Notes
Predicted 3D model of a 594-nucleotide part of an RNA (large-subunit ribosomal RNA, domain I) from a Polyangiaceae bacterium. The coordinates come from a structure-prediction model, not an experiment, and the mean pLDDT is 81.

[in-house]
Context: one part of a larger RNA
C1' cells in the first nucleotide's frame, strides 16, 4: 500500500418546503406634468450603515371616517415615552414638501455658482419672503419707418397654450440587410426590422362619383370573423407572392357644411338722382343707393337627381322694439302642443334617486378518551351546514384562530345608471321655367414612378412629382384596354358611437405550470456586487427549533479560535458554518492480503 467491515471529516447532490416567479380569464383603469412629472441627489431616528417612509413642519403634521388594546417599520436589546379625554394601525380629504431633473432669473462638468425687482428686518459687508425662461395667441398701453395721415416693426402689462415622461396597441412621414431563390441582378426577406412625428382609451375608417348584373334581375357605411381559397391571378411563369365578388356570423346610426338666394356689419369704387323705408296712403331719410370684398346669421344638403328664386293651396293663441300715423299682410318674438339631447348630428351645470370603488361589520357548529414533546391522528359518543373554498394552529381540524356561504356598512372623495330640472328644434304639399347653384389649376390628358394579390403587361382603379387642362344636370365618374348601348352612382368639404387591438397599473380567479442550476436577470441589501473610458455587460446568494427556551454555571486554551462537561429541547449528529445530508475527495478503528 491493497481490499472488506465500522465510525468520522469534508462537500451540498437528493426528498420535502414556499416567503417568488410564469401563464391564462374576468373587472377596473387607461395616463401623469409649469398647481413643477417620470427619475434622482442630499438630508431626516435618543443612539442608524442599508432597505423602507418622509422633507429643514423631514419613520412624520391636521382633520374627517374605520377599529379597539396596544405602541414607536423591517430590527432584537437598552434608554425614553406614547394610548381606552382612543394611541399604532387602515381609508378619504388637506398641509408641508430641500436641490437637481422640460427646468423656465442668467451659466455650468444634473444635485452647483452667480444676478436683478418688491416687501420686511438689521449697527452691518449682510439675512428672510415673494418674484423674474422661451415661443405662440388674444387684449390694453406707449411708441413708431420708408412716407404726410397711417402701417409695419419695437417695448411694456395682463391673461391662456405648448415643452418632458410612458408598457404594448394605433395612425402618418421615412425605410434597409442577412436571407432564399441552392450562384446572382428583376424578384425574395418586406413596406418587415429601425428612425421620426402624433393622438386616443382605444387608433384607424366610415354613410357610395360602392359593388353587382349583361342587356334581366338585384345588394345598400365602416369595421373585426369564418368561408370563398391557397381558389382567380401575377410571377428571370423561376423561388414565390396571392385576392376579390358572394355567403355565414360580431355589432348597428347616422349627420354637419359650401355654393345659388336673403339680412346685418365693414370697408372700397361709384354717385347728389336714378333711390330707400314689408306693402298701400300721407309723412320722413338721403355718407341713401347701386356694385365689389371680407365676416357674422338665415337659407340648403340631393341621384326614382336636389336646392334656390317664382306663383299657388292649407296651416293653434298672443304681441310688437319693425323711422312715425292708418289699415292690412309680411317679418319677428312668446306661450301652447309635440320632438330630441350630452358618443357624432348645439352645449353646459345643477338636484335627487338607486347602484358601484376607494376603510370595514356580523357570521353556525366539539366533547372525553389512547398514543405522544405536541392531537387537528386512532377510539367513542355528538353539532351545524345559503358556510366540507383556502390559510393557520406543536402531526391530518367543517365545528380552535383567521375565514367561507349569507347579511350588512360611508364622515370625505370619487363611477355609473334613471328621473328631474335645463337646453335645442319644429311648417307641409303641388306646380312653371332654353333662370341661378351643386366643391378648379380638379376631373382629365402626356411624361417618369409608387399603392393596388395585379413585376406595364391587352392593364382599368388608386397616389402625389413636373408640363399641359375641361363641364354645371342638354352635366359628370365607374362597371379591369378602347367604342358604343345599357347598368349604376355624384369626385375635387367635414364629423361618426357599437363590435376590434393592447396591458406599464389595481383588484379578483385560475393552472395534466415552475419549485431555488428551475421559475422573472432578480424568492434574499438585484438591475444590488463587480466589470467596462463609455454604449453597456451582469452574478452569486432561501430552510435551527412547535417554541430562542441560541447552551447560565464549571474546565482546556492566548482575557482567543475551537472544544469537553453541565443544562434546554422530542431530537444538539438540530448550536446560528444550524432541515434531509448521496458522490468525488480526506481520515480512524478493526480484519485480512502481499
Nucleotide at each position: 500500500g491493497g481490499c472488506g467491515c465500522a465510525c468520522g471529516g469534508u462537500g451540498g447532490a437528493u426528498g420535502c418546503c414556499u416567503a417568488g416567479g410564469c401563464a391564462u380569464c374576468g373587472a377596473g383603469a387607461g395616463g401623469c406634468g409649469a398647481u413643477g412629472a417620470a427619475g434622482g441627489a442630499c438630508g431626516u431616528g435618543g443612539a442608524c450603515a442599508g432597505c423602507u417612509g418622509c422633507g429643514a413642519a423631514a419613520a412624520g403634521c391636521u382633520u374627517c371616517g374605520g377599529u379597539g388594546a396596544g405602541c414607536u417599520g423591517c430590527u432584537a436589546a437598552c434608554a425614553a415615552g406614547c394610548g381606552u379625554u382612543g394611541a399604532c394601525c387602515c381609508g378619504g380629504a388637506g398641509a408641508u414638501c430641500u436641490c437637481c431633473g422640460a427646468a423656465u432669473c442668467g451659466g455650468a462638468a444634473a444635485a452647483c455658482c452667480g444676478u436683478c425687482u418688491u416687501g420686511g428686518u438689521g449697527a452691518a459687508u449682510g439675512c428672510c419672503a415673494a418674484g423674474a425662461g422661451a415661443c405662440c395667441a388674444c387684449a390694453c398701453g406707449c411708441u413708431g419707418a420708408a412716407u404726410a395721415c397711417a402701417u409695419a416693426g419695437g417695448c411694456g402689462u395682463g391673461u391662456g397654450g405648448u415643452g418632458g415622461c410612458c408598457a404594448a396597441c394605433c395612425c402618418a412621414g421615412g425605410g434597409a440587410a442577412c436571407u432564399g431563390a441552392a450562384a446572382c441582378a428583376u424578384c425574395u426577406a418586406a413596406g418587415u426590422a429601425c428612425c421620426u412625428g402624433g393622438u386616443g382609451g382605444a387608433a384607424a375608417g366610415g354613410a357610395a362619383a360602392u359593388c353587382a348584373a349583361c342587356u334581366u334581375a338585384g345588394a345598400g357605411a365602416c369595421u373585426c370573423u369564418c368561408c370563398u381559397a391557397g381558389u382567380a391571378g401575377c410571377g428571370g411563369c423561376g423561388a414565390g407572392c396571392g385576392a376579390a365578388c358572394g355567403g355565414g356570423g360580431a355589432u348597428c346610426a347616422g349627420c354637419c357644411u359650401a355654393a345659388a338666394c336673403u339680412g346685418u356689419a365693414a370697408c372700397a369704387g361709384u354717385g347728389u338722382a336714378a333711390g330707400c323705408u314689408u306693402u298701400a296712403g300721407g309723412g320722413g331719410c338721403g355718407u341713401u343707393g347701386c356694385u365689389g370684398u371680407u365676416a357674422c346669421a338665415g337659407g340648403g344638403u340631393c341621384g326614382u337627381g336636389g336646392g334656390a328664386c317664382u306663383g299657388c293651396u292649407c296651416u293653434g293663441g298672443a304681441g310688437a322694439u319693425g323711422c312715425c300715423c292708418u289699415a292690412u299682410u309680411c317679418u319677428c318674438u312668446c306661450c301652447a302642443g309635440g320632438a330630441a339631447g350630452u358618443u357624432a348630428c348645439a352645449a353646459a351645470u345643477c338636484c335627487a334617486u338607486u347602484u358601484g370603488c376607494u376603510a370595514g361589520u356580523c357570521g353556525a357548529a366539539c366533547g372525553g378518551u389512547c398514543u405522544g414533546g405536541a392531537a387537528a391522528g386512532g377510539c367513542c359518543g355528538g353539532c351545524c351546514a345559503u358556510a366540507g373554498a383556502a390559510g393557520g394552529u406543536g402531526a391530518c381540524a367543517g365545528c380552535c384562530c383567521u375565514g367561507u356561504a349569507a347579511a350588512c356598512g360611508a364622515a370625505a372623495g370619487u363611477g355609473a345608471a334613471u328621473g328631474g330640472a335645463c337646453u335645442u328644434c319644429c311648417g307641409a304639399g303641388c306646380a312653371u321655367g332654353u333662370u341661378c347653384c351643386c366643391g378648379a389649376g380638379u376631373a382629365c390628358c402626356g411624361c417618369a414612378g409608387g399603392a393596388c394579390a395585379c413585376g406595364u403587361g391587352u392593364u382599368a382603379u388608386c397616389c402625389g412629382g413636373c408640363g399641359g387642362g375641361a363641364a354645371u344636370c342638354u352635366g359628370g365618374g365607374a362597371g379591369g384596354a378602347c367604342c358604343a348601348u345599357c347598368u349604376u352612382c355624384c369626385a375635387a368639404g367635414g364629423c361618426u358611437a357599437a363590435g376590434u387591438a393592447c396591458u406599464a397599473c389595481u383588484c379578483g380567479a385560475u393552472g395534466a405550470c415552475c419549485g431555488a442550476u428551475a421559475g422573472u436577470g432578480a424568492a434574499c441589501a438585484a438591475g444590488u456586487a463587480c466589470c467596462g473610458u463609455g454604449a453597456g455587460g451582469g452574478a452569486a446568494a432561501g430552510g435551527u427549533g412547535a417554541a430562542a427556551a441560541g447552551c447560565a454555571c464549571c474546565c482546556c486554551g492566548g482575557c482567543g479560535a475551537g472544544g469537553g462537561g453541565a443544562g434546554u429541547g422530542a431530537a444538539a449528529u438540530a448550536g446560528u458554518a444550524c432541515c434531509u445530508g448521496a458522490a468525488a475527495c480526506c481520515g480512524u478503528g478493526c480484519g485480512u492480503c502481499u
Its Rfam family is "Bacterial large subunit ribosomal RNA". Lineage of the source: Bacteria > Myxococcota > Polyangia > Polyangiales > Polyangiaceae.